The part of an RNA shown here (small-subunit ribosomal RNA, 3' major domain) has 458 nucleotides and comes from an uncultured bacterium.
Model confidence (mean pLDDT): 82 of 100.
Its Rfam family is "Bacterial small subunit ribosomal RNA".

Context: one part of a larger RNA
RNA sequence: AGACGGGGACCCACACAAGCAGUGGAUCACGUGGUUUAAUUCGACAAUAAACGGGGAAUCUUACCCAGACUUGACAUCUACCGAAUCUUUUAGAGAUAAAAGAGUGCCUUUAUUGGAGCGGUAAGACAGGUGCUGCAUGGUUGUCGUCAGCUCGUGCCUUGAGGUGUUCGGUUAAGUCCGUUAACGAGCGCAACCCAUGUUCUUAGUUAUUAUGUCUAAGAAGACUGCCUAUGUUAAAUAGGAGGAAGGUGUGGAUGACGUCAAAUCAGCAUGGCUUUUACGUCUGGGGCUACACACAUGAUACAAUGGUCUGUACAAAGAGUAGCAAUAUCGUAAGAUGGAGCCAAUCUUUAAAAGCAGAUCUCAGUCCGGAUUGAAGUCUGAAACUCGACUUCAUGAAGUUGGAAUUGCUAGUAAUCGUGAAUCAGAUAUGUCACGGUGAAUAUGUUCCUGGGUCU
Numbered sequence: 001a002g003a004c005g006g007g008g009a010c011c012c013a014c015a016c017a018a019g020c021a022g023u024g025g026a027u028c029a030c031g032u033g034g035u036u037u038a039a040u041u042c043g044a045c046a047a048u049a050a051a052c053g054g055g056g057a058a059u060c061u062u063a064c065c066c067a068g069a070c071u072u073g074a075c076a077u078c079u080a081c082c083g084a085a086u087c088u089u090u091u092a093g094a095g096a097u098a099a100a101a102g103a104g105u106g107c108c109u110u111u112a113u114u115g116g117a118g119c120g121g122u123a124a125g126a127c128a129g130g131u132g133c134u135g136c137a138u139g140g141u142u143g144u145c146g147u148c149a150g151c152u153c154g155u156g157c158c159u160u161g162a163g164g165u166g167u168u169c170g171g172u173u174a175a176g177u178c179c180g181u182u183a184a185c186g187a188g189c190g191c192a193a194c195c196c197a198u199g200u201u202c203u204u205a206g207u208u209a210u211u212a213u214g215u216c217u218a219a220g221a222a223g224a225c226u227g228c229c230u231a232u233g234u235u236a237a238a239u240a241g242g243a244g245g246a247a248g249g250u251g252u253g254g255a256u257g258a259c260g261u262c263a264a265a266u267c268a269g270c271a272u273g274g275c276u277u278u279u280a281c282g283u284c285u286g287g288g289g290c291u292a293c294a295c296a297c298a299u300g301a302u303a304c305a306a307u308g309g310u311c312u313g314u315a316c317a318a319a320g321a322g323u324a325g326c327a328a329u330a331u332c333g334u335a336a337g338a339u340g341g342a343g344c345c346a347a348u349c350u351u352u353a354a355a356a357g358c359a360g361a362u363c364u365c366a367g368u369c370c371g372g373a374u375u376g377a378a379g380u381c382u383g384a385a386a387c388u389c390g391a392c393u394u395c396a397u398g399a400a401g402u403u404g405g406a407a408u409u410g411c412u413a414g415u416a417a418u419c420g421u422g423a424a425u426c427a428g429a430u431a432u433g434u435c436a437c438g439g440u441g442a443a444u445a446u447g448u449u450c451c452u453g454g455g456u457c458u
Base pairs, nucleotide, nucleotide: 007458008457009456010455011454012453013452015448016447019411020410021409022408023407026302027301028300029299031297032296033295034293035292042053043052064288065287066286067285068284069283070282073127077126078125079123080122081121082120083119086103087102088101089100090099091098092097107116108115129277130276132275133274134273138271139270140266141265142264143262145260150189151188152187153186154185155184156165157164158163169180170179171178195254196253197252198251200222201221202220203219204218205217206216225248228242229241230240231239232238304404308363309362310361311360312359313358314357320351321350322349325344326343330339331338332337370401375396376395377394378393379392380391381390417440418439419438420437421436422435423434
């Protein structure tokens, strides 16, 4: 000078308390450990790993295993030689590949021969290649403490010195925010503001929106600053209340993450030093595996029912996406879907039915008309190909489960809870995941003794 204390003082946070809904029990989905395996590729492990690597593996992906092949190589540059490139067919093979036959002579240049570009082939070697190792050699990027209020510097002053002071103290704030005091005076990185979205008004413009004007769309502007009033306060900073206002004290939400910490994570996004490999640890192909299954853990979905299930009718969104695409009306099928192809490169057309809700009917507390796992049969679709290993439909089947031990999570308002909708990835899909969108819409907060984490002084 720090760090720590079951030392002290003060302060903050869904940290506790007050509440609401959960997890932990069941079934399933998904990830991880373990075990198994020819292989079950690799990474990530308290908080800060475990629906994470945008990681939605049938082939591809793919890095793993088995088998079959290649060795200047799948990819790059250089040298020499040959040939236009390219296309079609046949045979062998699981394919990679190998063999054969046919069609075909382009572009720029040169009087012509030819030369050049591009592409293909052959030969030799320089070299290529490695998702091989080291994140404890690194860059870059990221997590976390933490959007916590801190971290420092110049000059001066104090100290033998390390260092201190400033940054402490009294108030105040979300804040090292501001005021006052003060051997300190100033300054920098952070805070705040500037940025984006949203809420109000005005102006202008507008087609595809509207019968028309609004709503709307998009460009600009205004508006909020403790500005005004009262009280308290040190005549301060500020705090409490009020007025006006669409909005009031940071309006709300986002982006933004100081000095640093964890030799934190990543050599498998990428780049890269060193080491290592070179007829293989490289490359191509077929098949398998990453989907195994006594079990354990994490995150979720669905339920256990009457604030409900089923049936009929009926109402109201927002935000997205669409030409290798979205696909109306119509017809067929119980349905998944099929036929067909109007319109749309989209405020025009399509996706598009919103669902909870409301009205009526039924069930009457049951392992049930709850619940839907599992299994059988028949089908639809995508795709060369659904056996390992896809989704969906119909009929049948109808498991556990009657609210969950110790423990534990999220949330303070258009929030929690609940209800549907869309997108990315994508041929299809294991999405119940993720990221967005709107509909309905609460309860509670007296407070800081305690638990957890953090800040200041001592």